[in-house]
Context: one part of a larger RNA
Molecule: large-subunit ribosomal RNA, domain IV
Organism: Acetilactobacillus jinshanensis
C1' cells in the first nucleotide's frame, strides 16, 4: 500500500453524473395517524409514550395497580422497517436476457376483432394418424389492445379482406377450318392434285383471377394549403380561393415525443441546463401501434425534504488478514 472492520471534534451531502457507500430507524405494548380512495385501502402513515429489579395487593394464568430500587443506557449483547412530498411508467401478484440489462420490455384479468357447424377451423405428419378434444359457438384457434373510470371523432381515394355477378380479359382442354409435305391420277409438262398418313392448327366453346359494382378502419393506412379582414396595436370569431378518400375531433401537450431551448411566466434554492404547476409557436401529441385520468402496487426512474452519518471540509487513530522483511 491492498482487503475487512470498529472509532471520531467542529460541521452536516459542502462529496458526487447521483446520499453510491456508510450511519441512522429497528422488537412488543398504548395513545395517535393526513391527503386521497376503487371505501378494501392508504396505516407499522406520520408522531409521541412505556419496557429493568424488589416488595405488596388482585388474578387459575397471562398480566394488571400501588411503593420502592440501581445505572449514562432496562427489546442494556445478538437478532430487529429509516421516513415523508411531488412527478412519470407500467394497473396489481407474476415472466424475462443460465455467464453485463429486471426495467417503462413480456405476461397478465378484461376489451375488441377474425376463423370455425364438428371427420371444425388451426397445427404436426407423404401417409395411416395424432392435438384441437373424448371438447361443440358461454367452444376452440389467430390478430390487436391491456385493470378500473370517462371515451375512443372523420376518411373506404389507394392496399387488403368480404360479398356480388352483367359486362370486358383469360388457362389447360375441346374443337378442327385452313394450310404444308408425301404420294395413286389428271396435264398444256409450268404445274393441278383425290383418299391415306405425317405435320400445322383459325373461329367457336371454356373456370377461377384481374378490370367492374358495392361493403369494411378494435384491417393495412390517411387524417392539408394560400390570401385577406374588427373603431390604437396585436389577434382573427368571419370571408375567399385551391387541392383532397377526409382534412387531427374530445382529451393532453417544451412531454419517455420540443429542433430552435437553459422557450416564457410561476414555484422551489442564496443560486437550478434537473424538478412541479402553467401557457401553447405541437421542428414531428392524439383516440385499443388507444387518447386522457386513476387509488393500491414496483429490489423501476426523476426532483424536493427531515432525520442521519468520515460522501465530503481533511484526514487521524486502532483491529484482523495480506503484501513487506527475517527465518
Nucleotide at each position: 500500500c491492498c482487503u475487512u472492520c470498529g472509532u471520531u471534534a467542529a460541521g452536516g451531502a459542502a462529496u458526487u453524473c447521483g446520499g453510491c457507500a456508510a450511519a441512522a430507524u429497528u422488537g412488543c405494548c398504548c395513545c395517535g395517524u393526513a391527503a386521497c380512495u376503487u371505501c378494501g385501502g392508504a396505516a407499522g402513515a406520520a408522531g409521541g409514550g412505556g419496557c429493568g429489579c424488589u416488595g405488596c395487593a388482585c388474578g387459575u394464568c397471562a398480566g394488571u395497580g400501588c411503593a420502592g430500587c440501581c445505572g449514562c443506557a432496562g427489546u442494556g449483547a445478538c437478532a430487529a422497517a429509516g421516513c415523508u412530498c411531488a412527478g412519470g411508467c407500467g394497473a396489481c401478484u407474476g415472466u424475462u436476457u443460465a455467464c453485463u440489462a429486471a426495467a417503462a420490455a413480456c405476461a397478465c384479468a378484461g376489451g375488441u376483432u377474425u376463423a370455425u357447424g364438428c371427420g371444425a377451423a388451426a397445427u404436426c405428419g407423404u401417409a395411416a394418424g395424432a392435438u384441437g378434444a373424448a371438447g361443440u359457438a358461454u367452444a376452440u384457434g389467430g390478430g390487436c389492445u391491456g385493470a378500473c373510470g370517462c371515451c375512443u371523432g372523420c376518411c373506404c381515394g389507394g392496399u387488403g379482406c368480404u360479398g356480388g355477378a352483367a359486362g370486358g380479359u383469360u388457362a389447360a382442354a375441346u374443337g378442327g377450318a385452313u394450310g404444308a409435305g408425301u404420294c395413286a391420277g389428271c396435264u398444256u409438262c409450268g404445274g393441278c392434285g383425290a383418299a391415306g398418313c405425317u405435320c400445322u392448327g383459325a373461329a367457336a366453346u371454356g373456370a377461377a383471377g384481374c378490370c367492374c359494382c358495392a361493403g369494411u378502419a378494435a384491417a393495412c393506412g390517411g387524417c392539408g394549403g394560400c390570401c385577406g379582414u374588427a373603431a390604437c396595436u396585436a389577434u382573427a370569431a368571419c370571408g375567399g380561393u385551391c387541392c383532397u378518400a377526409a382534412g387531427g375531433u374530445a382529451g393532453c401537450g417544451a412531454a419517455a415525443u420540443u429542433c430552435c431551448u437553459u422557450g416564457u411566466c410561476g414555484g422551489g434554492u442564496a443560486a437550478a441546463u434537473u424538478c412541479c404547476g402553467a401557457c401553447c409557436c405541437g421542428c414531428a401529441c392524439g383516440a385499443a401501434a388507444g387518447g386522457c385520468g386513476u387509488a393500491a402496487c414496483g429490489a423501476u426512474c426523476u426532483g424536493a425534504g427531515c432525520a442521519c452519518u468520515g460522501u465530503c471540509u481533511c484526514a487521524a487513530c486502532g483491529a484482523a488478514g495480506g503484501a513487506c522483511u527475517c527465518g